[in-house]
RNA sequence: GAAGCCUGCCAGACCGCCGCUGGUGCAAUCUGGGAAACCAGGCACUGGAGGAACGUCCGGACUGCACAGGACAGCGUAGGAGGUAACACCUCUCCACCGUGAGGUGAGGAUUAGAGCAACAGAGACGAGCCGAUUCAGUUCGGGUGAAACGGGCAAUCUCUACGCGCAGCAAUACCAAGUAGGCCAGCACCGGGCGAAAGCCUAUCUUGUGGUUCCGCAAGAAUUGCUGGCGGGUAGGUAGCACCGAGCCGGGUGGGCGACCCCCGGCCCAGAUUAAUGGCGGUCACACCAGGCCAACCUGCUUUCGGGCAGGGAAGCCUGGCGCACAGAAUCCGGCUUAUCGGCGGGCUUCACAC
Numbered sequence: 001g002a003a004g005c006c007u008g009c010c011a012g013a014c015c016g017c018c019g020c021u022g023g024u025g026c027a028a029u030c031u032g033g034g035a036a037a038c039c040a041g042g043c044a045c046u047g048g049a050g051g052a053a054c055g056u057c058c059g060g061a062c063u064g065c066a067c068a069g070g071a072c073a074g075c076g077u078a079g080g081a082g083g084u085a086a087c088a089c090c091u092c093u094c095c096a097c098c099g100u101g102a103g104g105u106g107a108g109g110a111u112u113a114g115a116g117c118a119a120c121a122g123a124g125a126c127g128a129g130c131c132g133a134u135u136c137a138g139u140u141c142g143g144g145u146g147a148a149a150c151g152g153g154c155a156a157u158c159u160c161u162a163c164g165c166g167c168a169g170c171a172a173u174a175c176c177a178a179g180u181a182g183g184c185c186a187g188c189a190c191c192g193g194g195c196g197a198a199a200g201c202c203u204a205u206c207u208u209g210u211g212g213u214u215c216c217g218c219a220a221g222a223a224u225u226g227c228u229g230g231c232g233g234g235u236a237g238g239u240a241g242c243a244c245c246g247a248g249c250c251g252g253g254u255g256g257g258c259g260a261c262c263c264c265c266g267g268c269c270c271a272g273a274u275u276a277a278u279g280g281c282g283g284u285c286a287c288a289c290c291a292g293g294c295c296a297a298c299c300u301g302c303u304u305u306c307g308g309g310c311a312g313g314g315a316a317g318c319c320u321g322g323c324g325c326a327c328a329g330a331a332u333c334c335g336g337c338u339u340a341u342c343g344g345c346g347g348g349c350u351u352c353a354c355a356c
Stems, first nucleotide, its partner, number of pairs: 001352010012285007020048007030041004050327001055337001057336005062169004074165005079093005094108001095106004109160002114158002116154002130143004173240004179235001183231007192203004205222008246269001248268006255262002287324001289322006298313006
C1' cells in the first nucleotide's frame, strides 16, 4: 500500500419565536362539563422516542382462573461446563465442516429396544443372496456400478433417553357507576290472552276435587297488569393497573472471573396517551452531493539570454449558489433474538506485495 476478519460508537449541534403533551409546587376552594364517578381551566418550574421504539419469535415480571402429590398425553430443548429472574439468549471450551489466515457455521444425546427410508447407476439396496473361479465341504478368492454391496448409513421420519412447561393474557384484572331492558322486595289500584268504542264474542294453561267410555267432561281456584318507592347484577362512562426506587440509569475500582457476568463505592430519578403528545418556522455552524469560479503541486504545448516566461489542463484545497440528511416512530413493563438502515468516527487482528 492492497484485500479482508472481528468489534465499539454516532444517527446533526446551538439560538430565537410559535405550538402539542406529561409531572411537581402555589392560589382561589373558585369557574365550566357531568346524574354521579370524575374530568378540564390560572401562574411558576420542569420532563418529552429508538438502535432498532419495528416484527411479536423466545424467556420473564405482573394479573385472573385452576391446583394434594405423581403419571399419561401434547409442545419444546439437546456435546461439556458456566452466566442469568429466566430463556431456544450469552460466555468459555471440545468435536466436525468451510477459509491460506484473522475467523465463520453447526437441530453436534441414542441406530446392542423397535419400526421406516435410500434418487441415478447397477444382476442385486437392507431380506439375504447373485455371478465367475475354486474346494472333500457355502471351503476359499474375485466381482464393473454406486454415497453405501453385508458391514453399515439416516433420528431435520416415527421412536427411545434426559430435562423444561397448569391455562389465559393489560381488550389481563380491581374499584366507582347512568339511561334502557330484565330480576327481587314492599305499598296502592286492577285481575289470563285476542278482537271490539262499548255491549259482547272467540280461546287457552296450571293446580285441586269429581265422573266416566282413560283422554275427555264438570266444578272451584291460581296465573295478570299499571303506578310509586327500594334492593341487586351487568353495560355506556370514569378511575386504578400505568410511567414504577428498580432484574433501573450514569460514572469509578491495581475488586473477583479466561469470559459471559458478579461484587463494592459515588451520583441520578429519566417519555407516556386513547381527541392517542414528542412538531413547525427562521438564523448560524457542521456533514454529504451537484453546478459555477479561483488555483498550489503536477502534466502538455510554445518559447528562451537556460535562470526562466507564456498559454491550456488540473483537487482531496478555497469561494459562491443550490439541494439533501437513512431505516423508522413508544402504548403494561423488562431481558434476548430476527429483520430494516444514507452517511460517518474509532479499536483489535489476518493475508499478500514492497522498503529498512
Bacterial RNase P class A from Polaromonas sp., 356 nucleotides, folded computationally. It is recorded under the gene name rnpB. Rfam family: Bacterial RNase P class A. Rfam's curators write: Ribonuclease P (RNase P) is a ubiquitous endoribonuclease, found in archaea, bacteria and eukarya as well as chloroplasts and mitochondria.